Description: Predicted 3D model of an 84-nucleotide RNA (transfer RNA) from a Pseudobdellovibrionaceae bacterium. Its Rfam family is "tRNA". Rfam classes the family as a transfer RNA. Gene Ontology term of the family: triplet codon-amino acid adaptor activity. It was read from a public genome assembly. The source organism's lineage runs through Bacteria, Pseudomonadati, Bdellovibrionia, Bdellovibrionales and Pseudobdellovibrionaceae.
RNA sequence: CCCCGGGUGGCGAAAUUGGUAGACGCACUAGCUUGAGGUGCUAGCGCUCGAAAGGGCGUGCUGGUUCAAGUCCAGUCCCGGGGA
Numbered sequence: 001c002c003c004c005g006g007g008u009g010g011c012g013a014a015a016u017u018g019g020u021a022g023a024c025g026c027a028c029u030a031g032c033u034u035g036a037g038g039u040g041c042u043a044g045c046g047c048u049c050g051a052a053a054g055g056g057c058g059u060g061c062u063g064g065u066u067c068a069a070g071u072c073c074a075g076u077c078c079c080g081g082g083g084a
Base pairs, nucleotide, nucleotide: 001083002082003081004080005079006078007077010026011025012024019067028044029043030042031041032040046057047056048055049054060076061075062074063073064072
């Protein structure tokens, strides 16, 4: 320098032909259960505004296409693999 794959909550990992982002698992928090712990069960668990109801933002970054983008296009950064 060229080619291929990848970057998504605290972690791993999904998301059909572009159509509710974060399913599912782990971790964590609260409650129940226990003498206590573990296990098990139930609920919660990105950021922000708000008393609440609710709203806004959020897929490495910056633009673009579209009614609508994690997904398509361009540029760029980083990681892995292959080639020279």